[in-house]
Predicted 3D model of an 84-nucleotide RNA (transfer RNA) from a Patescibacteria group bacterium. Rfam family: tRNA. Rfam classes the family as a transfer RNA. Gene Ontology term of the family: triplet codon-amino acid adaptor activity. The source organism's lineage runs through Bacteria and Bacteria candidate phyla. Model confidence (mean pLDDT): 80 of 100.
RNA sequence: GCCCGGGUGGCGAAACUGGAAGACGCAUAUCCUUGAGGUGGAUACGGCCGCAAGGCCUUGGAGGUUCGAGUCCUCUCCCGGGCA
Numbered sequence: 001g002c003c004c005g006g007g008u009g010g011c012g013a014a015a016c017u018g019g020a021a022g023a024c025g026c027a028u029a030u031c032c033u034u035g036a037g038g039u040g041g042a043u044a045c046g047g048c049c050g051c052a053a054g055g056c057c058u059u060g061g062a063g064g065u066u067c068g069a070g071u072c073c074u075c076u077c078c079c080g081g082g083c084a
Base pairs, nucleotide, nucleotide: 001083002082003081004080005079006078007077010026011025012024019067028044029043030042031041032040046057047056048055049054060076061075062074063073064072
């Protein structure tokens, strides 16, 4: 230099026909259970604004296509592999 795969909440990951982003799990918080703990169970759990209702933003970054993009296209950064 060329080719291929990947980058998604605090972490691991799913969503591939383009149609509610974050299923599911871990971790965490509160509560129940216990004499106490563990196990088990319930609820919550991306960010910002707001008293609240709710609103806006968010898939490495920047553009584009589209009514609509994690997904398609272009450029770019990072990680892994292959070829030379």